[in-house]
RNA sequence: GUGGCGGGGCGUGACGGUCGCGGCCCUGAUGCAUCAGGGUCGAGGAAAGUCCGAGCUCCAAAGGGUAGACUGCCAGGUAACACCUGGGCGCCGAAAGGCGACGGAAAGGGCCACAGAAAACGAACCGCCUGUCCUUUGGGCAGGUAAGGGUGAAAAGGUGGGGUAAGAGCCCACCGCGCGACCUGGCAACAGGCGCGGCACGGUAACCCCCAGUCGGAGCAAGGCCAAAUAGGCGGCGAGGCCCGACCCGGGCCGGUUGAGCCGCGGGUAGGCUGCAAGAGGUGGCGGGCGACCGCCAUCCCAGACAGAUGACCGUCCGGGCAUCGAUGAUGCCUGAACAGAACUCGGCUUACAGCUCCGCCACCUGC
Numbered sequence: 001g002u003g004g005c006g007g008g009g010c011g012u013g014a015c016g017g018u019c020g021c022g023g024c025c026c027u028g029a030u031g032c033a034u035c036a037g038g039g040u041c042g043a044g045g046a047a048a049g050u051c052c053g054a055g056c057u058c059c060a061a062a063g064g065g066u067a068g069a070c071u072g073c074c075a076g077g078u079a080a081c082a083c084c085u086g087g088g089c090g091c092c093g094a095a096a097g098g099c100g101a102c103g104g105a106a107a108g109g110g111c112c113a114c115a116g117a118a119a120a121c122g123a124a125c126c127g128c129c130u131g132u133c134c135u136u137u138g139g140g141c142a143g144g145u146a147a148g149g150g151u152g153a154a155a156a157g158g159u160g161g162g163g164u165a166a167g168a169g170c171c172c173a174c175c176g177c178g179c180g181a182c183c184u185g186g187c188a189a190c191a192g193g194c195g196c197g198g199c200a201c202g203g204u205a206a207c208c209c210c211c212a213g214u215c216g217g218a219g220c221a222a223g224g225c226c227a228a229a230u231a232g233g234c235g236g237c238g239a240g241g242c243c244c245g246a247c248c249c250g251g252g253c254c255g256g257u258u259g260a261g262c263c264g265c266g267g268g269u270a271g272g273c274u275g276c277a278a279g280a281g282g283u284g285g286c287g288g289g290c291g292a293c294c295g296c297c298a299u300c301c302c303a304g305a306c307a308g309a310u311g312a313c314c315g316u317c318c319g320g321g322c323a324u325c326g327a328u329g330a331u332g333c334c335u336g337a338a339c340a341g342a343a344c345u346c347g348g349c350u351u352a353c354a355g356c357u358c359c360g361c362c363a364c365c366u367g368c
Base pairs, nucleotide, nucleotide: 001364002363003362004361005360006359007358008357009356010355013317014316015315016314017313018312019311021042022041023040024039025038026037027036028035029034044339048350049349051348052347053346054345055344056219057218058217059216068215069214070213071212072211073087074086075085076084077083088102089100090099091098092097103210104209108208109207110204111203112202125149126148127145128144129143130142131141132140133139134138157175158174159173160172161171162170176199177197178196179195180194182193183192184191185190223274224273225272226271233265234264235263236262237261240254241253242252243251244250281300282299283298284297285296286295287294288293318336319335320334321333322332323331324330325329
């Protein structure tokens, strides 16, 4: 320098000003209503999908079993997890590195498209070999054979040798496979070794199933508190109450134990407050650990609505693009972009994302 692998940070640039919006605080106007002024704070790395795991809340709840759902190598981390870290094993890559629902297929059932003779109690299409027959360059029939060819994602352990009519774990060596209360290393998963067994019957369990483990339900519209109007309920008082604008007259309606009207109590609704912003919290330092993470100390307070706030403009600088020129620069113009947007709160996962930037590693080429 080129190509590649892994990881981190930022993410409508920075500063200043003007106007605007939401929460809280202070001051003033007669009152925590309203208005004005001032101060302070005001979206994200995913606030998203709502897929896991928790906190919190209410309901339910003796114990055991069945059904159902989820998880599935080992060790650790954590409040917990299906997450993370480290390790093991398998696959991919030349490497850095990446991916893996990674228990069981000799308990049972199902399925295996197309092609192919055959897709599993087990396969002869071609070929090879033996026998026999026929009009003998060949073909028919009967049988043997999984070495070779062909089909397929997958074909009945692989390579080599012996053996045979031809072949075949038929026999042997090595590899692979299975088994072993064996040996060594490791906490373990597992790895290496040793011994035995010719080998034990394909794949699929994100198909049923079997084995092991975990799991009560609903969710902040949870839940708690305060509490109108109207209509019911309960209790008390009660003979009057109301309308025709006021007064008088007059008239009308309701009621007098079938109780008008008034007062009080209680439950629920509207509405309000709370839950609800100090937390498994952020930042920095020190220490422990390979790491995830943990401990101690210091310091900070950091959005919060209920029709839902977080926007716009100007100036200077900075970055990018284009054009021109007297070109390591100057001038002018344009531009600062993506995905997206809190709603009870955390820990994860997944998905979306323009651009900028930093670090580590691998391979090749070149120079000193």
Description:
The RNA shown here (Bacterial RNase P class A) has 368 nucleotides and comes from a Gemmatimonadales bacterium. Of the family's consensus pairs, 95% are formed in the model. Rfam family: Bacterial RNase P class A. The family's RNA type in Rfam is ribozyme. The gene name in the source record is rnpB.